The prediction has a mean pLDDT of 77. This is a predicted structure of a 61-nucleotide RNA (Fluoride riboswitch aptamer (crcB RNA motif)) from Syntrophaceae bacterium UBA5744.
RNA sequence: UCCUGAACCGGUGAUGGAGUCCACCGCAAUCGCUCAUCGAGCUGAUGACUCCUGAGAGGCA
Numbered sequence: 001u002c003c004u005g006a007a008c009c010g011g012u013g014a015u016g017g018a019g020u021c022c023a024c025c026g027c028a029a030u031c032g033c034u035c036a037u038c039g040a041g042c043u044g045a046u047g048a049c050u051c052c053u054g055a056g057a058g059g060c061a
């Protein structure tokens, strides 16, 4: 200096916050999908569950 493993710790999981669980990463994990030449179109604040906030749609008072 490089590689591998474990532990601790930290981070990440397409737009905000919190809790629980799961997965992944150690400078990487990660940076949505479809058609597609240019371009056009679509879903969702979650990785999953619950709650809050924001946005959108419909109905009632």
Stems, first nucleotide, its partner, number of pairs: 009026005016052006032042004